[in-house]
RNA sequence: GGAGUUGAUCAGGCAGCCGCUAUGUAGUUCAUACAUAGAGGAAAGUCCGGACUCCACAGGGCACGGUGCCAGUUAACAGCUGGGGGGCGAGAGCCUACGGAAAGUGCAGCAGAGAGUAGACCGCCUAAGCAGGAUCUCCUGCCGGUAAGGGUGAAAGGGUGCGGUAAGAGCGCACCGCACGGGUGGCAACAUUCCGUGGCAUGGUAAACCCCACCUGGAGCAAGACCAAAUAGGGAAGUGUAUUGUGGCCCGCAAUGCUUCCGGGUAGGUCGCUAGAGGCAUUCGGUGACGGAUGUCCCAGAUGAAUGGUUGCCCAUGACAGAAUCCGGCUUAUCGAUCAAGACCCCGC
Numbered sequence: 001g002g003a004g005u006u007g008a009u010c011a012g013g014c015a016g017c018c019g020c021u022a023u024g025u026a027g028u029u030c031a032u033a034c035a036u037a038g039a040g041g042a043a044a045g046u047c048c049g050g051a052c053u054c055c056a057c058a059g060g061g062c063a064c065g066g067u068g069c070c071a072g073u074u075a076a077c078a079g080c081u082g083g084g085g086g087g088c089g090a091g092a093g094c095c096u097a098c099g100g101a102a103a104g105u106g107c108a109g110c111a112g113a114g115a116g117u118a119g120a121c122c123g124c125c126u127a128a129g130c131a132g133g134a135u136c137u138c139c140u141g142c143c144g145g146u147a148a149g150g151g152u153g154a155a156a157g158g159g160u161g162c163g164g165u166a167a168g169a170g171c172g173c174a175c176c177g178c179a180c181g182g183g184u185g186g187c188a189a190c191a192u193u194c195c196g197u198g199g200c201a202u203g204g205u206a207a208a209c210c211c212c213a214c215c216u217g218g219a220g221c222a223a224g225a226c227c228a229a230a231u232a233g234g235g236a237a238g239u240g241u242a243u244u245g246u247g248g249c250c251c252g253c254a255a256u257g258c259u260u261c262c263g264g265g266u267a268g269g270u271c272g273c274u275a276g277a278g279g280c281a282u283u284c285g286g287u288g289a290c291g292g293a294u295g296u297c298c299c300a301g302a303u304g305a306a307u308g309g310u311u312g313c314c315c316a317u318g319a320c321a322g323a324a325u326c327c328g329g330c331u332u333a334u335c336g337a338u339c340a341a342g343a344c345c346c347c348g349c
Stems, first nucleotide, its partner, number of pairs: 001345002005341006012314007020038007040320001044331002047329005052220004065215004069083005084098001085096004099211002104209002106205002121150002123146003129142005158176006177200001178198005183192003224271004234262006242256005278297008315318001
């Protein structure tokens, strides 16, 4: 210098003017004035996990659903960290739902003889048996044998070599691979260059059913709590010698009117609502995620819903996008700029 990898940070800046929301102070208590604060790394998708609220709930089981190598971390998680196995890369590094296919069931296009209790299409063989020919040691056919070779396929039931054989074959042997058992190392997943046993068995697929282990009540801030008009309806008490009905009449009973009260609910309002598993700095423990201690700071809270508009200057000409109960993650979108740490190649000293 080139071309990459990983992690982190920032997200146009400054000034003037006019507005918006909240809080505080002043104020004639309602106009207003002043001061302070006012979106993000994803506020997004709502995909996971919690806090919080209401409902349900003796106890146990099944089903549905989720998770799925090991250890740790955390309030919790399908997150994160570290490690193991596998795959990719020259490397830094990246990806990985990664339990069980020897309990059962299912599935697999095309090609191919055969796709799972393997398989004779071509090829190879004719030792044994049978038949025919030749007449000697051979030929042909049958019955067969064979997974070495060819061919099909993503995949054809270990590989190489030697022996062996009619030809072949873990049929035998050596080496490599594989499986199982033991030892050793590791908390474990697992590893093993150690020792032994076995000719090698059990093809793939479980984000197919299933089996195994573990986990799991439901709804969500429009949750929920409180205050509470008008109108209509409900309940209770009172009221007049009222009206109507019943009855021959009175009492009584029923309905109606008026007054007062009660409770539910609607409009509306208040709370929930932003001090939190909070931020920042230093320090300690830990490889790390993370945890502890000390100090310091207060940092949006709207409800037709604020965070904007405009002018000037500067340069790199500004991306994706905007809170709505709150937090921890994941995923997706994103003009660009900066910093740090590994790795590879080239050049110079």